Source information: This is a predicted structure of a 72-nucleotide RNA (transfer RNA) from a Eubacteriales bacterium. It was read from a public genome assembly.

RNA sequence: AGGCGAGUAGUCAAACGGUAAGACAACAGGUUUUGAUCCUGAAGACUGGUGGUUCGAUUCCAUCCUCGUCUG
Numbered sequence: 001a002g003g004c005g006a007g008u009a010g011u012c013a014a015a016c017g018g019u020a021a022g023a024c025a026a027c028a029g030g031u032u033u034u035g036a037u038c039c040u041g042a043a044g045a046c047u048g049g050u051g052g053u054u055c056g057a058u059u060c061c062a063u064c065c066u067c068g069u070c071u072g
Stems, first nucleotide, its partner, number of pairs: 001071007010024003018055001027041004048064005
């Protein structure tokens, strides 16, 4: 320098164009002598940035950024 893949909550991780699931952690409550375990509850991501296509974009297109990988 070029090719490919990835970027969604504190972490992991779904969603083949129609109002973004789940798990863990953390928080509140219950249980327990206390803690852990277990049970219950509520909350938390406008999806890496900027544009474009579309009635509608996490999804499709362009470009940039970051990470990984391959070729030199």